[in-house]
Context: one part of a larger RNA
RNA sequence: AGCCAACGGUGGAUGCCUUGGCGCCAAGAACCGAUGAAGGACGUGAGUGACUGCGAAAAGCUACGGGGAGCCGUCGACUAGGCCCUGAUCCGUAGAUGUCCGAAUGGGGAAACCCACCACUCGUCAUGGAGUGGUACCGCUGCCUGAACACAUAGGGCAGUUGGAGGGAACCGGGGGAAUUGAAACAUCUCAGUACCCCGAGGAAAGGAAAGCAACCGCGACACCCUGAGUAGCGGCGAGCGAAACGGGUAGAGACUAAACCGUGCCAGUGUCAAGCCUGAAGGCGUUGCUGGUGCGGUGUUGUGGGACCAACAGAUACUGCUUCAGAAGUAUCACAGGUUACAAGUGCUGCAUAGGAGAAUCGAUCAGGAAAGGUCGAGCCAGAGUGGGUAACAGCCCCGUAUCCGAAAUGCAUGUACUACCUGGUUGUCAUCCCAAGUAAUGCCGGAACCGUGAAAGCCGGCAUGAAUCUGUGGGGACCACCCCAUAAGUCUAAGUAUUCCUUGGCGACCGAUAGUGAACCAGUACCGUGAGGGAAAGGUGAAAAGUACCCCGGGAGGGGAGUGAAAUAGUACCUGAAACCGUUGGUUU
Repeated sequence: AGCCAACGGUGGAUGCCUUGGCGCCAAGAACCGAUGAAGGACGUGAGUGACUGCGAAAAGCUACGGGGAGCCGUCGACUAGGCCCUGAUCCGUAGAUGUCCGAAUGGGGAAACCCACCACUCGUCAUGGAGUGGUACCGCUGCCUGAACACAUAGGGCAGUUGGAGGGAACCGGGGGAAUUGAAACAUCUCAGUACCCCGAGGAAAGGAAAGCAACCGCGACACCCUGAGUAGCGGCGAGCGAAACGGGUAGAGACUAAACCGUGCCAGUGUCAAGCCUGAAGGCGUUGCUGGUGCGGUGUUGUGGGACCAACAGAUACUGCUUCAGAAGUAUCACAGGUUACAAGUGCUGCAUAGGAGAAUCGAUCAGGAAAGGUCGAGCCAGAGUGGGUAACAGCCCCGUAUCCGAAAUGCAUGUACUACCUGGUUGUCAUCCCAAGUAAUGCCGGAACCGUGAAAGCCGGCAUGAAUCUGUGGGGACCACCCCAUAAGUCUAAGUAUUCCUUGGCGACCGAUAGUGAACCAGUACCGUGAGGGAAAGGUGAAAAGUACCCCGGGAGGGGAGUGAAAUAGUACCUGAAACCGUUGGUUU
């Protein structure tokens, strides 16, 4: 030195465990913010480093509920001092306080800082000083002022404003919009209207009550699912792309304007004692009339076309106009019908959420064991409860719970129901007259999105140009024409069914089990790296219980040897198990 064996060291694999993750389901919630958010800085404890909580009223204050014996949060002990059955700590609801930064908003600024002005108050002989409140911009409303240019307008100023501003995971609508890739190359095409950027909104969004489908039969807003169907089609007819209607379901809901006409306010024009003031008669008034524009109120809202206008009819009561009488008309209320989840609101009851409460039933002996809930023997019990967790090993009956039942002073939500109050609403006929959404429809040229790549290319949406009609109208039915059929564009709103999950509660898993599962089981978006955008770790386990080794010895200490605890100390805070590489000790053996 090699090999073999035993025993160690080092190391932290493996096994077991789980406080953390991952995925899914159901229900809820789906917004917060100038009444200052999200997110932070700095403070705050008797002693306080960090975390958590809180904010100079600072691990807290007040009220009302719950609860019922200990308490003064955690790492975390200890000391000191307190509180508490006159109900503390703790839990819930509603309030108070809430420094500074941050949209940050008095001005500034290198965030958490600096410097002001106004009013009031405190203080000083006075100045300096302190406190409270206010002072950004934009929009809107009102008022004041006010150019070029007379009126006016622009502009300026003041006041008011529970209007805006900023944040937020995905879902949604809109505006922009790739390339890798595939086509076995590549250019049309594809990837894909995807990724990404921007804007905007909501709890959903979007869409939505046919200028729709269909096919000579008919349907009757929209959305989503199944189907139709990988069909019809499109396509360097390559790669590939790829509908719609019907049918079956979920859900179900329909409304309001514009115009014609009437009334009225304002403005402009015209008219000047005439016209007119509901009609007739008498009186009276008279810048009141007429035309146009515009605002408001009434009316009106449709496709078997509708409405206006005109005519006729229609329950009751009251009121109205310049005066009186007569007539006619209008308005309001009630009655009748319908409605309140959009098309207008509310209260009570009921239910739910945010703390909680009650809640059954097992003992004895023995065995090994440190420990019984395990084994054996014996006798039982509960069960609308034998989900689960804990207790010194495996417990229906030891503990917490579980099934089931009960519960709210306060705040919020929901459905149904009841009630109050409220909202809405005439019918018929005639078809002569009037109205029925205009730089619109349509057409031409050029584009876009649709299954549709210009094609036979309709329909839809844009740009430019031209540019209609009003029901005997207009659009559509995939070039176009005829017949036939369908629908009424150029205004607006609309729940449910649908999408998603930052978040709350409950539940589940042929999901992971510390190199896994989130990057993060542990004080992690931390330490650390980077000028910055940004990148980004490692790190779990004594024991049932600290019972965490009093005391003695060696040593400066670290560490060890005894002793003691414990079932175990080769479980000793470098702590469960403790593999291998690697390093040794002892013995054997070979040269």
A computed fold for a 591-nucleotide part of an RNA from Marinobacter sp., annotated as large-subunit ribosomal RNA, domain I. Its mean pLDDT, the model's own confidence on a scale to 100, is 80.